[in-house]
Model confidence (mean pLDDT): 84 of 100. The RNA shown here (transfer RNA) has 72 nucleotides and comes from Calothrix sp. NIES-4101. Its Rfam family is "tRNA". Rfam classes the family as a transfer RNA. Lineage of the source: Bacteria > Bacillati > Cyanobacteriota > Nostocales > Calothrix.

RNA sequence: UACUUUAUAGAGCAAUAGUAGCUCGCUUAACUUCCACUUAAGAGAUUGUAGGUGCGAUUCCUACUAAAGUAA
Repeated sequence: UACUUUAUAGAGCAAUAGUAGCUCGCUUAACUUCCACUUAAGAGAUUGUAGGUGCGAUUCCUACUAAAGUAA
RNA backbone atom coordinates (compact mmCIF):
# COMPACT_ATOMS: atom_id res chain seq x y z
C1' U A 1 0.00 0.00 0.00
C1' A A 2 -3.82 -3.56 -1.65
C1' C A 3 -7.29 -7.23 -0.17
C1' U A 4 -10.29 -10.41 3.33
C1' U A 5 -13.01 -11.07 7.97
C1' U A 6 -15.23 -9.05 12.34
C1' A A 7 -18.00 -4.84 15.22
C1' U A 8 -25.62 -6.30 17.86
C1' A A 9 -27.93 -5.82 25.92
C1' G A 10 -22.98 -6.21 31.43
C1' A A 11 -20.52 -11.12 28.87
C1' G A 12 -20.85 -14.87 24.83
C1' C A 13 -23.64 -15.32 20.37
C1' A A 14 -28.30 -15.36 16.63
C1' A A 15 -31.34 -12.75 13.20
C1' U A 16 -30.97 -14.54 4.16
C1' A A 17 -35.05 -5.98 3.62
C1' G A 18 -40.69 -6.47 7.23
C1' U A 19 -42.19 -4.90 15.27
C1' A A 20 -33.97 -7.14 17.12
C1' G A 21 -34.01 -12.54 19.91
C1' C A 22 -31.32 -16.85 22.87
C1' U A 23 -27.98 -18.40 27.01
C1' C A 24 -25.37 -16.66 31.20
C1' G A 25 -25.32 -12.46 34.30
C1' C A 26 -28.48 -8.32 36.88
C1' U A 27 -33.26 -6.68 39.61
C1' U A 28 -37.94 -8.03 42.09
C1' A A 29 -41.28 -11.72 44.15
C1' A A 30 -42.33 -16.85 45.83
C1' C A 31 -39.85 -21.04 48.28
C1' U A 32 -36.00 -21.34 52.57
C1' U A 33 -34.46 -19.86 59.75
C1' C A 34 -30.71 -17.40 56.22
C1' C A 35 -27.86 -18.42 51.83
C1' A A 36 -27.87 -21.56 47.67
C1' C A 37 -30.97 -24.38 44.24
C1' U A 38 -35.67 -23.99 41.80
C1' U A 39 -40.09 -21.25 39.91
C1' A A 40 -42.42 -16.66 38.05
C1' A A 41 -42.00 -11.72 36.39
C1' G A 42 -39.03 -7.55 34.87
C1' A A 43 -35.14 -4.11 33.37
C1' G A 44 -31.27 -3.76 30.07
C1' A A 45 -29.47 -2.38 22.53
C1' U A 46 -30.59 4.70 19.45
C1' U A 47 -27.27 -2.93 15.80
C1' G A 48 -18.96 0.72 15.56
C1' U A 49 -19.46 6.20 13.20
C1' A A 50 -21.48 9.28 9.11
C1' G A 51 -24.13 9.29 4.65
C1' G A 52 -26.94 6.86 0.41
C1' U A 53 -30.75 3.43 -1.98
C1' G A 54 -35.47 1.94 -0.81
C1' C A 55 -42.48 2.15 1.44
C1' G A 56 -39.29 -0.16 4.95
C1' A A 57 -32.00 -1.41 6.42
C1' U A 58 -28.54 -5.38 11.71
C1' U A 59 -29.08 -7.00 6.50
C1' C A 60 -27.65 -3.71 0.26
C1' C A 61 -24.00 0.48 -1.47
C1' U A 62 -20.05 4.40 -0.15
C1' A A 63 -16.52 6.61 3.17
C1' C A 64 -14.32 6.44 7.87
C1' U A 65 -12.92 4.21 12.88
C1' A A 66 -11.19 -0.08 15.74
C1' A A 67 -9.50 -5.31 16.00
C1' A A 68 -7.60 -9.77 13.53
C1' G A 69 -5.42 -11.87 9.18
C1' U A 70 -3.17 -12.49 3.94
C1' A A 71 0.11 -10.59 0.05
C1' A A 72 3.96 -7.29 -1.42